[in-house]
Molecule: transfer RNA
Organism: Candidatus Pacearchaeota archaeon
């Protein structure tokens, strides 16, 4: 120098190919119920500008371009 993979709630993942409400799972946090208390169990809630910046589109986590960080391969 070239190529590929990864980056998404506090943590870990899925979702991307095939655009349509920040959608889902586990753990964690908060509230309530349960219990003499805790744990377990039950119900509910909050929490993401989807690495960053642009572009396309009525509409972008998803498509396109550039770029940052980490990893791997080639030279």
């Nucleotide at each position: 120098g070239g190529g590929c993979c990864a980056g998404u709630a506090g943590a870990a993942a899925a979702g991307c190919c095939u655009g349509g409400a920040g959608u889902u799972u586990u753990c964690g946090u908060c509230u309530c119920c349960c219990u003499g208390u805790c744990a377990c169990g039950g119900a509910g809630a909050a929490g993401a500008u989807c690495g960053u910046g642009g572009g396309u589109u009525c509409a972008a986590a998803u498509c396109c371009c550039a770029u940052c960080u980490g990893g791997c391969c080639c030279g």